[in-house]
Molecule: small-subunit ribosomal RNA
Organism: metagenome
RNA sequence: AGAGUUUGAUCCUGGCUCAGAACGAGCGCUGGCGGCACGCUUAACACAUGCAAGUCGGACGCGCUAGUAAUAGCGAGUGGCGAACGGGUGAGUAAUGUAUAGGAACUUGCCCUCUGGUGGGGAAUAACUACGGGAAACUGUGGCUAAUACCGCAUAAGCUCGGAGACGAGGAAAGAUUUAUCGCCAGGGGAUAGGCCUAUAUCAGAUUAGGUAGUUGGUGGGGUAAUGGCCUACCAAGCCUUUGAUCUGUAGCUGGUCUGAGAGGACGGACAGCCACACUGGGAUUGAGAUACGGCCCAGACUCCUACGGGAGGCAGCAGUGGGGAAUAUUGGACAAUGGGGGAAACCCUGAUCCAGCGAUGCCGCGUGAAUGAAGAAGGCCUUCGGGUUGUAAAAUUCUUUCACUCGUGAAGAUGAUGACGGUAGCGAGAAAAGAAGCUCCGGCUAACUCUGUGCCAGCAGCCGCGGUAAGACAGAGGGAGCUAGCGUUGUUCGGAAUGAUUGGGCGUAAAGGGUGCGUAGGCGGUUGUUUAAGUAAGGUGUUAAAGCCCCAGGCUCAACCUGGGAAUUGCGCCUUAUACUGGACGGCUAGAGUUUGAUAGAGGAAAGUGGAACUCCUAGUGUAGAGGUGGAAUUCGUAGAUAUUAGGAAGAACACCAGAGGCGAAGGCGGCUUUCUGGGUCAUAACUGACGCUGAGGCACGAAAGCGUGGGGAGCAAACAGGAUUAGAUACCCUGGUAGUCCACGCCCUAAACGAUGAGUACUAGACGUUGGAUUUAUUCAGUGUCGCAGCUAACGCGUUAAGUACUCCGCCUGGGGAUUACGGUCGCAAGACUAAAACUUAAAGGAAUUGACGGGGGCCCGCACAAGCGGUGGAGCAUGUGGUUUAAUUCGUUGCUACGCGAAAAACCUUACCGGUUCCUGACAUAGGAAUAGAGGGAUUUGGAAACAAGUUCCGCAUUUAGUUGGAUUCUAUACAGGUGUUGCAUGGCUGUCGUCAGUUCGUGUCGUGAGAUGUUGGGUUAAGUCCCGCAACGAACGCAACCCUUGUCCUUAGUUGCUAACAGGUGAAGCUGAGAACUUUAAGGAGACUGCCGGUGAUAAGCCGGAGGAAGGUGGGGAUGACGUCAAGUCCUCAUGGCCCUUAUGGACCGGGCUACACACGUGCUACAAUGGUGGUGACAAAGGGGAGCGAAGGGGUGACCUGGAGCAAAUCCUAAAAAGCCAUCUAAGUUCGGAUUGUUCUCUGCAACUCGAGUACAUGAAGUUGAAAUCGCUAGUAAUCGUGGAUCAGCACGCCACGGUGAAUACGUUCACGGGCCUUGUACACACCGCCCGUCAGGCCAUGAGAGUUGGUUCUGCCUGAAGCCGGUUUACUGACCCUUUUUUGGGGGGUAGCCGUCUACGGUAGGGUUGAUGAUUGAGGUUAAGUCGUAACAAGGUA
Repeated sequence: AGAGUUUGAUCCUGGCUCAGAACGAGCGCUGGCGGCACGCUUAACACAUGCAAGUCGGACGCGCUAGUAAUAGCGAGUGGCGAACGGGUGAGUAAUGUAUAGGAACUUGCCCUCUGGUGGGGAAUAACUACGGGAAACUGUGGCUAAUACCGCAUAAGCUCGGAGACGAGGAAAGAUUUAUCGCCAGGGGAUAGGCCUAUAUCAGAUUAGGUAGUUGGUGGGGUAAUGGCCUACCAAGCCUUUGAUCUGUAGCUGGUCUGAGAGGACGGACAGCCACACUGGGAUUGAGAUACGGCCCAGACUCCUACGGGAGGCAGCAGUGGGGAAUAUUGGACAAUGGGGGAAACCCUGAUCCAGCGAUGCCGCGUGAAUGAAGAAGGCCUUCGGGUUGUAAAAUUCUUUCACUCGUGAAGAUGAUGACGGUAGCGAGAAAAGAAGCUCCGGCUAACUCUGUGCCAGCAGCCGCGGUAAGACAGAGGGAGCUAGCGUUGUUCGGAAUGAUUGGGCGUAAAGGGUGCGUAGGCGGUUGUUUAAGUAAGGUGUUAAAGCCCCAGGCUCAACCUGGGAAUUGCGCCUUAUACUGGACGGCUAGAGUUUGAUAGAGGAAAGUGGAACUCCUAGUGUAGAGGUGGAAUUCGUAGAUAUUAGGAAGAACACCAGAGGCGAAGGCGGCUUUCUGGGUCAUAACUGACGCUGAGGCACGAAAGCGUGGGGAGCAAACAGGAUUAGAUACCCUGGUAGUCCACGCCCUAAACGAUGAGUACUAGACGUUGGAUUUAUUCAGUGUCGCAGCUAACGCGUUAAGUACUCCGCCUGGGGAUUACGGUCGCAAGACUAAAACUUAAAGGAAUUGACGGGGGCCCGCACAAGCGGUGGAGCAUGUGGUUUAAUUCGUUGCUACGCGAAAAACCUUACCGGUUCCUGACAUAGGAAUAGAGGGAUUUGGAAACAAGUUCCGCAUUUAGUUGGAUUCUAUACAGGUGUUGCAUGGCUGUCGUCAGUUCGUGUCGUGAGAUGUUGGGUUAAGUCCCGCAACGAACGCAACCCUUGUCCUUAGUUGCUAACAGGUGAAGCUGAGAACUUUAAGGAGACUGCCGGUGAUAAGCCGGAGGAAGGUGGGGAUGACGUCAAGUCCUCAUGGCCCUUAUGGACCGGGCUACACACGUGCUACAAUGGUGGUGACAAAGGGGAGCGAAGGGGUGACCUGGAGCAAAUCCUAAAAAGCCAUCUAAGUUCGGAUUGUUCUCUGCAACUCGAGUACAUGAAGUUGAAAUCGCUAGUAAUCGUGGAUCAGCACGCCACGGUGAAUACGUUCACGGGCCUUGUACACACCGCCCGUCAGGCCAUGAGAGUUGGUUCUGCCUGAAGCCGGUUUACUGACCCUUUUUUGGGGGGUAGCCGUCUACGGUAGGGUUGAUGAUUGAGGUUAAGUCGUAACAAGGUA
C1' cells in the first nucleotide's frame, strides 16, 4: 500500500467481497511446563447451608464460675463509638446524572491547633425478681437498682437574638482511674468530608410542533444546615420552543479501551473517580452523616414455620444451588502482610484483603533434542519406466540434560515478635533421548500440485465460482505452504471505505438542481477614517485525580508484569499584550444597487369592440347517378335528387401569407385588426440617494394539458362507445359515425421528458461568423439571441465570455439495484388524487459514455444464371438407385438444411462383411523377447470323419554360410510378458475433407491519434473481375490472399522423321503410301515466336482506366484446368490411417458353414426410359476423339435367328486388336394407347464362376402394364455453352441407367437491377455479443418467503376525572393517662408547662372505576410484492422492433 467481481473487450460510476488489528468471547480438533492477568456479557430470576460488623469491664449495675481473699474470667443487659466505611450490581436515569470550569447562602463525628470552663442537685429505668399470656416469635403487670443514660439550677470570655452603641435577653458540661492520663462542655481557626447554585458539553427520531397553572415572576409568611415555588396566601401573565421545547425509543457517566497516518468511528468488561439501586412501591426515626444492602413501619407479590390464633424472610457481600444460556470457577486457607472498626492497651472482629484451587480465556517465556550420517536403505507416492520425490529425513555413531521426574537443602516477603502462601521460589545431586506436536490450507484474490475415486451425484463455497468420465476447486492419498501449544471457524468492533468526503466526494447524460418567482428568519457582503477588543494571535498562570499511552532508568535469569522519574494531557478558567483581518459603535465616499429625464423594440398581461378566408348546417337554383373512403374494401350518404356547382343566410372555433436559428415574458406560456388600462426590459445623457446589496429554510403567489363543481356555448376535432375492415385472434393500428371534452364566466386541482434533463448572484479567462434592439456615426460600443472554436475542464460524449473553465457567497438535492413516484401516519383536496415518506425481504450487480462485431420488415454503392429474358428439365408414369420408416434372428456401421440421400461403396451370389444363427480355437490368424528340441520348413498327390473350419493318417521332392567353432534363416513345444478388438469417446486429438467462396478480403512492423478498448494504414474521389490500379490523405512500408509464374487448347516458326504422312519423281495393284524414295503438307513432341491497352481516335483530371478502330490466328483475364487467405460451423471422419483415455481378454479376440446387408403398406431425393412424326421401323453407308490390351485384346475364316461357340493370324502396341461410331441420308408408318412405350410375366438358351434358390448379366420367342408432356412448387445453363448423339475407361471372374473421360451435331436470350435469394464496401440505430434461431414484457397456474388492510381478540406503557385512604410527617383538639421543672397546698394535694395515647384534618402509596393516547402480539378473509432450469396465452419494448 491494495486486490477480486458488471463487459466480447474498454474507461467511468457504483455497490458487494477479501487480505489487517482487536475481544470478559463461544464451538471443533489437539494439548508438555511456568510467570502475569482475567473469568454470568443471558434471568436487577428464585435461593438450601455456612460465613461477610462488631467492640469497649479503664462508663454502669446484676448474675454465674474459680479462688480463703485480694482478684481473675464468663454471661445477658444499660451506656458509648462503629454499623452512612469497606464489599456488590447497573434495574432506573437523556438530567435532582456525569465531565470540565467557576460560584455563594451552608454543615462537618472522629483528627490537629487555640481560648475559656468542667460548680451544685434531682427523678427514673433495663437487667434482676414475683405473678401472668402465648405453639412460637415475643410480651403484660407489680416491685428493687446504677451510670460518661435522663432532667432542672448556677455560671457565660466567646456564641445566638435585639440594638448605632452602651447594654439587655437566652442557652453548657461527666466522669473514670489514681497521679498521670483519657474524657466531657462552649467557642475560634484548620484539615477532611458533604449539601446547594451557574455556564458549557453530553445518543436517535419532526411519520413527535407546540408545551406549561405552582406553571413564570413578585410580595408576605412558613420550612431547611443553607439559597430557592422547596411549601403556602395574594397579585401579575408570564415562562420554554425550529440554536428543536414537549413526546417516544435507547442508555449509568467519566478517566480510558479497541481501531485509525490522522481527523474520526465504535465501546465503557477488569482497575480508578462520580452517580443510582438493595424482593417491588411508599414512609419516616436515630444520627455529624442515611431517607440506611446484612435497621424500623406500612402496602404488595413470593417463600417458609404454625397448635390456624399468629409469626419469620430478602446473596445485585464471599463461596455454593436450581434455572436461563453458546458460555463464565472452590460451599478452600489466613488475618502473616496492606488497610478498616472498637479499645488506654493486650487484644477481638474483618469472604475488605493476601494466598491457594479450577479454566490454553488472554499476554509473555521455555521445551519436545544437538552434531555427524548416501547404500541417497526399506516402505509410500508419482513416472515419459530412464527415473524422480519423501530425504540427512530415518536407521546407525557420538554428545547434551533446559523443562518435567527422584533425593537433599532451602529463602526474601518481618523496622522488635508474628509466615496463610509453603517444604513454595531458588540452589545442589541423580537417571535416561529418555515423558512432551498439532491444526489449517494448497483454482484466483493468497504462500503452497500431483495421482486415484466420484460423474450437475455426493459435495465445496468469504467473493468470483467449481462438479454433467481425463476435477490442481468435491473425497482420499502422497507431496507442499503457513502458524505453532496451539490452529481453524463463528460472532462483534474499527480499518481498508475518499462508501456521509472538516481534513476529503458529488448533482448535463451514471443516484442527485426545487416547475417558476417574490420574500421572512438566517448566512454572506463595496470603499475609507476613528474607536472598541467579542472573534483572532502571543506570553504568563491555575487546573486538567491516580492509573493508563509515550520517553528514560531500575526490579523479577529475559519477556509479559512491576517500581521510580519525566513528558504529555491538543480542554477550560484567569491575567497581560497586539489590532492586520472578521465582528460591534460612530462618521465619510461612489465603482454595487436604486431614483429622476429623454428616447426605444416587442405574439408581455387584462378588458371591450371588430374583420375576412375556410369547415359545417339551413333555404333556393342548375344538374344526374353516383359520391365517399382504402393497400384493397365495406360500413356510410344518394332517384324522397346526394357528390359537384351558384346565390343567400346562421353559428361556433381558430387566425393562412407576413414568419425568421426572429421577438416578449420569472416560468407555465404568448400570434388577425382597433381602442383603453397595465408590468418589465434596453440605450443615451446629466443630476440625485449613499451599501439601501446577494441568496433565501419555513411562508406567499403564479403554474401546460387532462380532470372536478355551477351556469352558458357547441362549427370543426374527438377519449368512451357503435359499426365496417384486417387478423389465428384484433377489446388495436385503417375506415364510417359519435358523446364527454375542447370554447366562455366563476371556483378548485398543482402535476408533466414543468428539459438547456444544466439553481441564483458576482468577478475573471483568445477569437471568428450570423442575427434582434439601441446609441454614435462608419472606427465602434451596450444589451440580447445563435453557430463554430483557443486555453481549460470532462469517464467519454461534449462544454467552451449565454461554461459543464477559474474562484467566491447562499439555497436545494444524492449515497448500489429491486421492494418503492409504495405501505402506514400526517397535511391539503368535492373527488380523482397530490405532498411528505419507510421497513421486512430479495439481489451481485443495476448503470453512464465510448469501441469492435453481429443484426435491422434503416439508408447508399456494387456484384453473382440471383432475378429478369430464354432453352431444357424435376415434381405426374414405369423402372434403376440412395435415404427415412416399418419389418426382421440380422436387415452391420457412418452421413441428416443449404454443405446427408447413384454419399463412404472405382462393383454385397461365396469372399468382401464389420451383422445374425450354429459349430469351433485359446500365447492365439499376426509382432517382439526367454528356454528347450528338431532338421526341418514348405510344395505336389491322396485316404477317413465332418457342413466346413478342423482332426487323424499315407506317399514323392526337400536348407544356406564359414576352414572350423560358428553365423543366418526356419519349424515345433513350453512359461510369461503380451497379441488382438470395424468395441466407446470426432465434444480428448493428429491428418484429411466439406462449406461460406475463387468471395476480395485478412493482418503485421514502425509511426501518429486516443486515459483505454481501439483507430489510422484498409477510409475518401475515380476505376477494376479483383484491397486491380491511379490520385488524395498521418501515415510509411510489409505479409497471406488477387493477378502472374504451371498444365492444356487456339496461330506460326525451328529441329526431328517411325510404327505416322504422301506434294513432286519412279515402280506397282482389282483396290490400296503397297514399294523405292521424299521431309513439302497433315501429324507427332521438344524448343521458340506471338497479345503488351503495344498503335490510332475519343473520353477522363494531363492519371488509372473506359469506348471505338486498325492490324492480327487470337484483343483487353483469348477459352479451360490446377491453385482455396485470416477464419466460421465443438461441421464430417476413432469404420482409410495414426493416436490419449476408458472398456473386453476361453471373448466385444480368431476360424468356419449357412443366412442377412437385395425384406416392403408407405414417404422423399437422384437418375434412366418414355408418352412419339424434330418420331418409330427398314435400308444405306461417310466422317471422330480419347482410351484399353498378356491368367490380356483377340483378327480373318466357319457354325448358330441370337446371346454366343469355334478358330488362333497379329500385337507388351502412332505398327496388331478392341472398332461397328451415333445422330446423318433414303424409304415407309399417319395421329392411334398406335409399327409409340416398354414394365411385368411365361418358356428356351448363352456366359462368368467351386456355386447364379434366396441374389448376376445377357439371348430368342411370346406377353405388352402405367404413361397422351405432368398441380403447388422447384433445378441447370450465357457459346463450341445448353440441348442432342454416340465412344472409351476405372472397379471387375461376372454384373453400370451410376461415376470419370472423349469427341460429333449445335442453338435461343440477357431491356435491365424495381423486387425475392446470397455476398462485398461505407454509413446509421441497438437494451444483441451463445450475437435476431438474439434479447425480452405482462396476465394466468404451481411452490416458498416476508409484508399491508382486516370484524376483532389480548398484553405493555402513559394521561385525565372520580372513589378508597395503610404507615408516616405536619397541623388541630384536650377525651384519657402523666416522674423530674414552676406555682400552690393540710408534706403530698391541686394547678401550670410539657409529654404519651386517643380522636379529627391536609398530603399520600397500593388498589378500584370510567374514558383517552401510544406501542406490541395475534386474527377468518383479502391486497399487492419478492423469489423459484425446462408450465399456459400472447408479443408490449430493444432495428423505422414492423403503428417511432